Molecule: Fluoride riboswitch aptamer (crcB RNA motif)
Organism: Hyphomonadaceae bacterium
RNA sequence: UCGGGUCAAGGGAAUGGAGUCUCCCUUUAAUUGCCUCGUGGCUGAUGACUCCUACUGUGUU
Numbered sequence: 001u002c003g004g005g006u007c008a009a010g011g012g013a014a015u016g017g018a019g020u021c022u023c024c025c026u027u028u029a030a031u032u033g034c035c036u037c038g039u040g041g042c043u044g045a046u047g048a049c050u051c052c053u054a055c056u057g058u059g060u061u
Base pairs, nucleotide, nucleotide: 009026010025011024012023013022016052017051018050019049020048021047033042034041035040
């Protein structure tokens, strides 16, 4: 220096933050939604749960 394994740690899961759980990846990775020829259009701030923020709809004051 290169290759492999293990441990620790870190990171990721279609737009923000926190906690818990699950799954995935080991830095050339995990991940980066769907529809339309194209212009363009649609759902959802979660992988799941709870809360906050932003956005949208309805009602009341």